[in-house]
Order: sequence, then C1' cells, then structure tokens
RNA sequence: GGCCUUAAGCUCCACUUGUCUUAUAUAAACUUACAAUAAGGGUAAGUGUCUCUACCGACUGCCGUAAACAGCCGACUAUAAGAUCCAGCAAUCGCAUA
Repeated sequence: GGCCUUAAGCUCCACUUGUCUUAUAUAAACUUACAAUAAGGGUAAGUGUCUCUACCGACUGCCGUAAACAGCCGACUAUAAGAUCCAGCAAUCGCAUA
C1' cells in the first nucleotide's frame, strides 16, 4: 500500500494451541570392549547437555584381505524469541558496468 479476513479455539482485542524461522544444547559426536572383511565395514555399554528425549539413514569414497574407516547430505527433542493474507524491505543467486 491493496485484487482483503487470509491455521484453530472464539468473536474485534487479548490469551492459548498449531505452523514457519532464528538462537542455544550436541559435534545426530566421542571413548572402551567384542564382531565382520571388497556380497564386509557391525553390536553393546559409557561420556557428552544449566536439558527431557534422541544419538540414526541414504549416497560416495577408501581399505587387495589387514585393522582401521572417511566424506557429504538429511532430522527429532528441550528452552527462548520473532513471524504467521499479499505486496514492500532485507539476504542470497544471476546478469551488466566500473
């Protein structure tokens, strides 16, 4: 500002709930033991949070048979704040110019 009622309770406000975003926590992580071996790469416990819960999955790489995995992408939960019709503004990306 308008082509206008635009999540629900509940009806203008208020309040509550839901949803979205941001922030904090935690790194969807680490440690120990046992286990597997390119058709494999796992299981259990513990640590970690002013913190309940969770602690996984796909893809890719890597390991020439050994004991070790790596990278990357994707959440939930707790608490707080903001927003919750569209436009606008901001950020990001692309293009052009200097």
Model confidence (mean pLDDT): 78 of 100. A computed fold for a 98-nucleotide RNA from Flavonifractor sp. An135, annotated as Purine riboswitch aptamer. The organism belongs to Flavonifractor, within Bacteria. It matches the Rfam family "Purine riboswitch aptamer". From the family's description: Riboswitches are metabolite binding domains within certain messenger RNAs that serve as precision sensors for their corresponding targets. Allosteric rearrangement of mRNA structure is mediated by ligand binding, and this results in modulation of gene expression. A class of riboswitches that selectively recognises guanine and becomes saturated at concentrations as low as 5 nM. In Bacillus subtilis, this mRNA motif is located on at least five separate transcriptional units that together encode 17 genes that are mostly involved in purine transport and purine nucleotide biosynthesis.